[in-house]
Molecule: c-di-GMP-I-GGC riboswitch aptamer
Organism: Armatimonadetes bacterium UBA5829
RNA sequence: CACGAUAAUGGCAAACUCCGGGAAACCGGGGGACGCAAAGCUAAGGGCCUAAGCGGCCUGCCCAGUGCCCAAUAUUGAGUUUUCAUAAUGCACUCAUAAGAAGAUUGAAUCUUGGGCAUUCAGGGGUCGUAUGGUAGCCUGGUUGCCGAAG
Numbered sequence: 001c002a003c004g005a006u007a008a009u010g011g012c013a014a015a016c017u018c019c020g021g022g023a024a025a026c027c028g029g030g031g032g033a034c035g036c037a038a039a040g041c042u043a044a045g046g047g048c049c050u051a052a053g054c055g056g057c058c059u060g061c062c063c064a065g066u067g068c069c070c071a072a073u074a075u076u077g078a079g080u081u082u083u084c085a086u087a088a089u090g091c092a093c094u095c096a097u098a099a100g101a102a103g104a105u106u107g108a109a110u111c112u113u114g115g116g117c118a119u120u121c122a123g124g125g126g127u128c129g130u131a132u133g134g135u136a137g138c139c140u141g142g143u144u145g146c147c148g149a150a151g
Stems, first nucleotide, its partner, number of pairs: 001151001003148002011036002016031006034137001040143003044140003047135003053130007064120009074110003078106007088097003
């Protein structure tokens, strides 16, 4: 010393667990030791972990808006048909025309209510991506340090 021993003095503390912080990864403290010659500090580089926030996509349910369709109620006018029908006209007089009234029926327009479909938006959920978050006991780097066998 860029080295590390069946040396010596000591040091640190994985998993797990309890308490606390955090959206999470993870971190702090207590217990506890798998291990570690830097398993001291440092997030500079790489890797890895997480995804609060942000962005894209998908979406059950619920609320709201808009459009379309269906059903029911009410109102309005129109057509067809049946009955009644004063006055008037015609003549074929058990008739016809006929303003009008009542009933039935056909479809149309408007409003209200209910249901179905589509679309838009908000909230929620899922998924993908992404650190500004994390990891030094993943590696490299930087920096400080105990001891002194072999080399």